[in-house]
RNA sequence: UGAAGAGUAGAGAACCUUGCGUAAAGUGCCGGGCUGACAGGGAGUUGCAGUCCGGACGAAAAACCGGUCCGUUCCGGUUUGCGGUUUGGUUCUCGCAUCCCGCUUCG
Numbered sequence: 001u002g003a004a005g006a007g008u009a010g011a012g013a014a015c016c017u018u019g020c021g022u023a024a025a026g027u028g029c030c031g032g033g034c035u036g037a038c039a040g041g042g043a044g045u046u047g048c049a050g051u052c053c054g055g056a057c058g059a060a061a062a063a064c065c066g067g068u069c070c071g072u073u074c075c076g077g078u079u080u081g082c083g084g085u086u087u088g089g090u091u092c093u094c095g096c097a098u099c100c101c102g103c104u105u106c107g
Stems, first nucleotide, its partner, number of pairs: 001107005010094007019085001020083003029055008040101004061080007
């Protein structure tokens, strides 16, 4: 000096697990504000994440037991479901927007 490569936060999927909801919160969508993170170092977005406000949309329950009651209703519980549902775990996939420097290997 040239070429090649490694590594993060995080994101997604499947499975397991644990809660919540099923009297509809949550998830997802749109707009705005704020904050944070982004490989070993520095910078960092129109990208990412979190949070707040506003807006639109919007769902799957069933059986059984107990209490109450004349009965229905109602209340509590269990089980099976359901939800673009929560937590944690495992596996797999993707992965520094970008710029500079550094690291490893080879010439």
Predicted 3D model of a 107-nucleotide RNA (THF (Tetrahydrofolate) riboswitch aptamer). The coordinates come from a structure-prediction model, not an experiment, and the mean pLDDT is 76. It matches the Rfam family "THF (Tetrahydrofolate) riboswitch aptamer". Rfam describes the family as follows. Tetrahydrofolate (THF) riboswitch was first reported for Ames et al. as an RNA motif in 5' untranslated (5'-UTR)regions of folate transport and biosynthesis genes in Firmicutes genomes.